A computed fold for a 72-nucleotide RNA from Candelaria pacifica, annotated as transfer RNA. The same sequence occurs in records of 3 taxa. The coordinates come from a structure-prediction model, not an experiment, and the mean pLDDT is 82. The sequence is in RNAcentral, with records from ENA. It matches the Rfam family "tRNA". It is annotated as a transfer RNA.
[in-house]
């Protein structure tokens, strides 16, 4: 230096152009319990960054950061 791949909540992942971005741990507050554990019901919290295409973009498209395999 070259190629591909990826980045979404504290973490693990889904959403492959459309109506409220979705599940799981995790955390916060309630029931429950003599106290806790488990288990039930609630709540907050996200699209790496600048641009473009579209009526509309997690999603396509250009560059930019990271990362990570592989080539030399």
């Nucleotide at each position: 230096g070259g190629u591909u791949a990826a980045g979404u909540a504290a973490c693990a992942u889904a959403a492959a152009g459309g109506c409220u971005a979705a599940u799981g741990u995790g955390c916060g507050a309630g029931a429950u319990u003599g106290c806790a554990a488990a288990u039930c019901u609630u709540g907050a919290g996200a699209u790496g960054g600048u641009g473009g295409u579209u009526c509309a973009a997690u999603u396509c498209c250009a560059c930019c950061c990271u990362u990570a395999a592989c080539c030399u």